[in-house]
Context: one part of a larger RNA
RNA sequence: GAUUGAACGCUGGCGGCAGGCCUAACACAUGCAAGUCGAGCGGAAACGACACUAACAAUCCUUCGGGUGCGUUAAUGGGCGUCGAGCGGCGGACGGGUGAGUAAUGCCUAGGAAAUUGCCUUGAUGUGGGGGAUAACCAUUGGAAACGAUGGCUAAUACCGCAUAAUGCCUACGGGCCAAAGAGGGGGACCUUCGGGCCUCUCGCGUCAAGAUAUGCCUAGGUGGGAUUAGCUAGUUGGUGAGGUAAUGGCUCACCAAGGCGACGAUCCCUAGCUGGUCUGAGAGGAUGAUCAGCCACACUGGAACUGAGACACGGUCCAGACUCCUACGGGAGGCAGCAGUGGGGAAUAUUGCACAAUGGGCGAAAGCCUGAUGCAGCCAUGCCGCGUGUAUGAAGAAGGCCUUCGGGUUGUAAAGUUCUUUCAGUUGUGAGGAAGGGGGUGUCGUUAAUAGCGCUAUCUCUUGACGUUAGCAACCGAAGAAGCACCGGCUAACUCCGUGCCAGCAGCCGCGGUAAUACGGAGGGUGCGAGCGUUAAUC
Numbered sequence: 001g002a003u004u005g006a007a008c009g010c011u012g013g014c015g016g017c018a019g020g021c022c023u024a025a026c027a028c029a030u031g032c033a034a035g036u037c038g039a040g041c042g043g044a045a046a047c048g049a050c051a052c053u054a055a056c057a058a059u060c061c062u063u064c065g066g067g068u069g070c071g072u073u074a075a076u077g078g079g080c081g082u083c084g085a086g087c088g089g090c091g092g093a094c095g096g097g098u099g100a101g102u103a104a105u106g107c108c109u110a111g112g113a114a115a116u117u118g119c120c121u122u123g124a125u126g127u128g129g130g131g132g133a134u135a136a137c138c139a140u141u142g143g144a145a146a147c148g149a150u151g152g153c154u155a156a157u158a159c160c161g162c163a164u165a166a167u168g169c170c171u172a173c174g175g176g177c178c179a180a181a182g183a184g185g186g187g188g189a190c191c192u193u194c195g196g197g198c199c200u201c202u203c204g205c206g207u208c209a210a211g212a213u214a215u216g217c218c219u220a221g222g223u224g225g226g227a228u229u230a231g232c233u234a235g236u237u238g239g240u241g242a243g244g245u246a247a248u249g250g251c252u253c254a255c256c257a258a259g260g261c262g263a264c265g266a267u268c269c270c271u272a273g274c275u276g277g278u279c280u281g282a283g284a285g286g287a288u289g290a291u292c293a294g295c296c297a298c299a300c301u302g303g304a305a306c307u308g309a310g311a312c313a314c315g316g317u318c319c320a321g322a323c324u325c326c327u328a329c330g331g332g333a334g335g336c337a338g339c340a341g342u343g344g345g346g347a348a349u350a351u352u353g354c355a356c357a358a359u360g361g362g363c364g365a366a367a368g369c370c371u372g373a374u375g376c377a378g379c380c381a382u383g384c385c386g387c388g389u390g391u392a393u394g395a396a397g398a399a400g401g402c403c404u405u406c407g408g409g410u411u412g413u414a415a416a417g418u419u420c421u422u423u424c425a426g427u428u429g430u431g432a433g434g435a436a437g438g439g440g441g442u443g444u445c446g447u448u449a450a451u452a453g454c455g456c457u458a459u460c461u462c463u464u465g466a467c468g469u470u471a472g473c474a475a476c477c478g479a480a481g482a483a484g485c486a487c488c489g490g491c492u493a494a495c496u497c498c499g500u501g502c503c504a505g506c507a508g509c510c511g512c513g514g515u516a517a518u519a520c521g522g523a524g525g526g527u528g529c530g531a532g533c534g535u536u537a538a539u540c
Base pairs, nucleotide, nucleotide: 001540002539003538004537006536007535008534009533010532013387014386015385016384017383018382019380020379021345026343027342028341030340031339032338035090036089037088040087041086043083044082047081048080050077051076053074054073055072056071060067061066097298098297099296106223107222108221109220110219111218112217115215116214120211121210122209123208124207125206126205127204128162130160131159137152138151139150140149141148142147168177169176170175182203183202184201185200186199187198190197191196224270225269226268231261232260233259236258237257238256239255240254241253242252243251273295274294275293276292277288278287279286280285300321301320302319303318304317323334324333325332326331351377353376354375355374359373360371361370362369363368390420392418393417400411401410402409403408424481426476427475428474429473430472434467437463438462439461440460441459442458443457445455446454447453484529485528486527487526488525489510490509491508495524496523497522498521499520505512506511
């Protein structure tokens, strides 16, 4: 000099863009952060529309017997809009957080062969015919609760046989084996037990092949410090065979051999997530790994598997432990290193905010629902950048302050005065862009037996913004609301007076201070930077 996720002191007008627990991977109150599908299923606890029944009943008519029935209440009806709980499907393996562990089962670069891959794309082909259960529900019942138990009923794209069977799998090459599920829209003939069959379209389901994406595995080189760590190793190193895995392999096991690593640093100890990058530097290098992006690891601590295409799973399960909470003492519940927030620790780090409008994700045919991802807003000069705090004129060089050789000098065109302007802030109004889509109508085209339906496309129309009192623009207003901090002995730009008297104090180094201190404290003046300026810490 440059730099920082900074902190502290003094000061502080506005805006834009970024950043914001580096410490206790310490403990957590409360709310939210992963749901969705009724176009898979049986259904109907809510809410609503509609239908119907009953009671009351406005109005009108009346032969006073009654009739009519606006409306209110109640019951019934899954036929309708919808939908709590349940079965079922897909998603909860993504997204989000943290860096404890890990010096290599990691990461980076370059290669490789013995694999799997839901959703997606392309191609081929199939989707036949049956069965038995079970939740919900009903009944009984245990328990304080959490949660159950028994009996009975019922459905499915839930579950299980059968059929079919290759380009699939196995094979001793003779052969053998393996699948599926339906749902919704519309409809002219024909059939009908009036449910539908049947036809067609859309979505789905099974098998095979290929792709894409993703993942697992292997090899080499590189990737901290310590020799005051020199020897380490028995599943250890290799082979044969078997098991296991999606897959290679001591991955595991039986047997056999005695190997394997090491001063080119094994083993042990300490430290540490790695990288793209970041800071510095002319570069070489040194330091570093916040934000953003890729990979890895972890989810109270330790262990384990289940489900699944994918986990040995942050907001899943089981076991053990520590801690916290509830309890009727028999037994149960929990996991913020998600977003806010609290206590604690600390020099130190923010709101228990708004919205799904956009981008993206999950589910769904779609409308849509969910989304603390994300988009925004709030707080903080934490950083970078921009702007402002006025402009021009103004010598009687005013007053005051300070200094003085008492003549004057300086503050100083500075102020006052006169003139002009109104950025920003303030008030009022106007007002883009971020909006692509989505619903409805109409017309071509495609599909089809079809002018239904569905899809593509064109057009008309309605409609979707958290931010938001948006950005921008215009008008009004009045110099009006907006300057400090450090330093002035040398290094180092900037000097005098007073006070103090080796005291009080200063100090980065040299060093100042003991009665004329440009070095301490104050004042006047000056220098530097400026919404900041200094100090401390850290890196080059």
Molecule: small-subunit ribosomal RNA, 5' domain
Organism: Vibrio pomeroyi